[in-house]
């Protein structure tokens, strides 16, 4: 330098053009004589910019990181 891929909650992954899902971790209650464990409930995210659309996390282009592969 060229091409392919990935970027969602703190953390590990799902999704999909119309309300974002769920595990683990936070927090709060129940329970214990106390920790654990275990139950309920809560809060918590679509890397950044612009475009098509009635509508974008999903599709187009940049751009930024990480990666894999050519040279």
């Nucleotide at each position: 330098g060229c091409g392919g891929g990935a970027u969602u909650a703190g953390u590990u992954u799902a999704g999909u053009g119309g309300u974002a899902a769920a595990a683990u971790a936070g927090c709060u209650g129940c329970u214990u004589c106390c920790c654990a464990a275990g139950c309920a409930g809560u809060a918590g995210a679509c890397a950044c910019g612009a475009g098509u659309u009635c509508g974008a996390u999903u599709c187009u282009c940049g751009u930024a990181u990480c990666u894999c592969g050519c040279a």